[in-house]
Context: one part of a larger RNA
RNA sequence: CUGGGCGUAAAGCGCGCGUAGGUGGUCAUACAAGUCAGAGGUGAAAUCCCACGGCUCAACCGUGGAACUGCCUUUGAAACUGUAUGGCUAGAGUUCGGAAGAGGAGAGUGGAAUUCCUAAUGUAGAGGUGAAAUUCGUAGAUAUUAGGAGGAACACCAGUGGCGAAGGCGGCUCUCUGGUCCGACACUGACACUGAGGCGCGAAAGCGUGGGUAGCAAACAGGAUUAGAUACCCUGGUAGUCCACGCCGUAAACGAUGGAUGCUAGCCGUUGGGACUUACGUCUCAGUGGCGCAGCUAACGCGUUAAGCAUCCCGCCUGGGGAGUACGGUCGCAAGAUUAAAACUC
Numbered sequence: 001c002u003g004g005g006c007g008u009a010a011a012g013c014g015c016g017c018g019u020a021g022g023u024g025g026u027c028a029u030a031c032a033a034g035u036c037a038g039a040g041g042u043g044a045a046a047u048c049c050c051a052c053g054g055c056u057c058a059a060c061c062g063u064g065g066a067a068c069u070g071c072c073u074u075u076g077a078a079a080c081u082g083u084a085u086g087g088c089u090a091g092a093g094u095u096c097g098g099a100a101g102a103g104g105a106g107a108g109u110g111g112a113a114u115u116c117c118u119a120a121u122g123u124a125g126a127g128g129u130g131a132a133a134u135u136c137g138u139a140g141a142u143a144u145u146a147g148g149a150g151g152a153a154c155a156c157c158a159g160u161g162g163c164g165a166a167g168g169c170g171g172c173u174c175u176c177u178g179g180u181c182c183g184a185c186a187c188u189g190a191c192a193c194u195g196a197g198g199c200g201c202g203a204a205a206g207c208g209u210g211g212g213u214a215g216c217a218a219a220c221a222g223g224a225u226u227a228g229a230u231a232c233c234c235u236g237g238u239a240g241u242c243c244a245c246g247c248c249g250u251a252a253a254c255g256a257u258g259g260a261u262g263c264u265a266g267c268c269g270u271u272g273g274g275a276c277u278u279a280c281g282u283c284u285c286a287g288u289g290g291c292g293c294a295g296c297u298a299a300c301g302c303g304u305u306a307a308g309c310a311u312c313c314c315g316c317c318u319g320g321g322g323a324g325u326a327c328g329g330u331c332g333c334a335a336g337a338u339u340a341a342a343a344c345u346c
Stems, first nucleotide, its partner, number of pairs: 004317003007300002012314001014201004021194003025088007033081002035077008049065006091191001092188003095184005103177007110154001115149007125136002162169002206247006215241002220236004258313006266291011295302002319346003328339004
């Protein structure tokens, strides 16, 4: 230097954009840097290897050969890589015509329900539980009716349905806006893939400032249960949950499966397009599910949405514990995050 792996055994960054770098379609011509071949020079001696010989043998030593796989010069070759020039259209992108969607941001608006307030009817209970009690109620509760206030969430539709890079997104309307798919095949002509650093997004909880607070509810209080009960059950209840702006940057951030491209039996659903068809239906493109051949796998299982067969690029792993800890650095208001050991021990 090469050789192993990463769904569940250790191991895919939570996700994207993108710099350097790495890799890169097809045709022709030129060059000859890489590459290949020939020749020459050099590659000290010793060492290593081979043969023969000398110390009684051996180690050791002597003589000869081979080798020194390298470098330089020169003459050629031109398939591949590279460089340059000129083309191409199958990758990529643009244009035109359509399509679906809880994709994002802002503004407005609707009904049901809970709670509270006012009024009315009405009377002794209500509530809660395994059973109770704390609790509410003759200062009129619960129940029923009418009116009002306010906040939060959007029943049915609803679907192994849809959209988004991921986190995630669900009443309705409007405005602004991102992406995707299909068809046409008009245009550009390799403009591509990946991506160390970097930058951005990133559930919940938490933090800062200012609002808001109906319900729920950490903490807390009380009632029960219990040997005890700092719990499970019950009655209350504050942060928080909601909004605006700013931080935090983590999750079983999961498909525990990085991205891109090509190839490789089928069958049955489903979503959005397109083509043909009187219709039934058939074909096709893009997604999303259930089985399953080959193949793979330690097995489970995966199986055209691969964990199959290949190529390119990135990330990561190397016995258990110590430890995702200490120290140091960076970031943060803090909480902490990130980077990340060792002694020792089995």
Overview:
The part of an RNA shown here (small-subunit ribosomal RNA, central domain) has 346 nucleotides and comes from a metagenome. The RNAcentral record of the full RNA draws on SILVA. Its mean pLDDT, the model's own confidence on a scale to 100, is 89.